A computed fold for a 336-nucleotide part of an RNA from a Ktedonobacteraceae bacterium, annotated as large-subunit ribosomal RNA, domain IV.
The coordinates come from a structure-prediction model, not an experiment, and the mean pLDDT is 83.
The RNAcentral record of the full RNA draws on ENA.

Context: one part of a larger RNA
RNA sequence: UUGCCGCUAAGGAACUCGGCAUACAAGCGGCCGUAAGUUAGCGAUAAGGCCUGCCCUCUGUUAAAGGAGGGCCGCAGCGAAAGUCUCUCUGCCAACUGUUUACCAAAAACACAGCUCCCUGCUAACUCGCAAGAGGAUGUAUAGGGGGUGACGCCUGACCGAUGCGAGAAGGUCAAGCCUGGGGGUGGCGCAGCAAUGCGUUCGCUCACUGGGUCAAGCCCUCGUCAAUGUCAGCGAUAACUAUAAUCGUUCUAAGGUAGCGCAAUUCCUUUUCGGGUAAGUUCCGAAGCGCACGAAAGGCGUAAUGAGUGGAGAACUGUCUCAGAGGCAAGCUCG
Numbered sequence: 001u002u003g004c005c006g007c008u009a010a011g012g013a014a015c016u017c018g019g020c021a022u023a024c025a026a027g028c029g030g031c032c033g034u035a036a037g038u039u040a041g042c043g044a045u046a047a048g049g050c051c052u053g054c055c056c057u058c059u060g061u062u063a064a065a066g067g068a069g070g071g072c073c074g075c076a077g078c079g080a081a082a083g084u085c086u087c088u089c090u091g092c093c094a095a096c097u098g099u100u101u102a103c104c105a106a107a108a109a110c111a112c113a114g115c116u117c118c119c120u121g122c123u124a125a126c127u128c129g130c131a132a133g134a135g136g137a138u139g140u141a142u143a144g145g146g147g148g149u150g151a152c153g154c155c156u157g158a159c160c161g162a163u164g165c166g167a168g169a170a171g172g173u174c175a176a177g178c179c180u181g182g183g184g185g186u187g188g189c190g191c192a193g194c195a196a197u198g199c200g201u202u203c204g205c206u207c208a209c210u211g212g213g214u215c216a217a218g219c220c221c222u223c224g225u226c227a228a229u230g231u232c233a234g235c236g237a238u239a240a241c242u243a244u245a246a247u248c249g250u251u252c253u254a255a256g257g258u259a260g261c262g263c264a265a266u267u268c269c270u271u272u273u274c275g276g277g278u279a280a281g282u283u284c285c286g287a288a289g290c291g292c293a294c295g296a297a298a299g300g301c302g303u304a305a306u307g308a309g310u311g312g313a314g315a316a317c318u319g320u321c322u323c324a325g326a327g328g329c330a331a332g333c334u335c336g
Stems, first nucleotide, its partner, number of pairs: 001331005007325002010322002014320001019317001029051004037042001039151001053072007073077001086315007093307002098110002114149007126135003152302004157232003162229002164225005171220003177214006183207005188201005233251005260294001261291001272288005
């Protein structure tokens, strides 16, 4: 000096990002007692208080346990060991038990029951496979697959213009193929010519040329659909103090954010403003609302219980600290 172990005056979180770590208390028993809230199950071992040994007497019992009274000892009576909750108040998030980054993250993430939408009539949809085939399922729409949301309670507003999906079919557009012209190339045949060649041919073959006809889906088009992807405005004026604007005007839009919540796990300005808590509070709790940039199944708002979740406060307790100190054991050093 380091590690481990206990101890410490007075104070008691002043430490620190944060009571991290420590300490205390409680200790699966008995008696009493137990709040708010609540989904009436819980909360709850809430909290909190008391008791516990041994001896004697009485009572009690089949015997015990238990009850009443008296006495004795200790610092201490579940006297050791083992087992073995610190507690309270108040927010946020997630309903819950569960699952997860084997080896830095256990959570508010995932899952979940419940809710909802879509597909699927059975050789089902869907998935694997080139196929045969298999799963789905020896199931049959109270079934199976897929997406979203995520117990429960109260609810889930407006918009189908865009994108997607479904339905439709009058019209427009529209490929290859097929049919049919024109043109080019080349051969056969006929005629003319000595020949080259020219003309003709409802005789062929052929072409990265070209016109027309026919024709599916799709797209355009017409409807529907948002618990589909998504979106949910400006400006100006106005009331008998002022301020504000129930109200009015105007522009644009598919429609202009409803209920509820709101400085929020979301608020830049911002340590917003007011109230509470503290001597003092950028955090916290309650309100206000001009919401930079909440908002209704990428759910909204509540919510008992639950949580090795996260924020704030308190009791108890302590070497976390004021501020350190003195011990014990071991290592460090030497030798083997």